RNA sequence: GGGCCGUUAGCUCAGCUGGUAGAGCACUCGACUUUUAAUCGAAUGGUCACAAGUUCGAAUCUUGUACGGCCCA
Numbered sequence: 001g002g003g004c005c006g007u008u009a010g011c012u013c014a015g016c017u018g019g020u021a022g023a024g025c026a027c028u029c030g031a032c033u034u035u036u037a038a039u040c041g042a043a044u045g046g047u048c049a050c051a052a053g054u055u056c057g058a059a060u061c062u063u064g065u066a067c068g069g070c071c072c073a
Base pairs, nucleotide, nucleotide: 001072002071003070004069005068006067007066010025011024012023013022019056028042029041030040031039049065050064051063052062053061
């Protein structure tokens, strides 16, 4: 330098054919009793890496940039 893949909640990751962004864990609160805690329930938590474009509508499609991984030179 070139090719491919990835970037979504604090962490690990889903997200179908473009149509209201989710799960587990963690944190907070409540219930319970077996009390360094476990179990159950609820709430909180998002610039979908950034910018631009297409579209009535973009996490999703297109282009560029940044960062990370793999391969080639």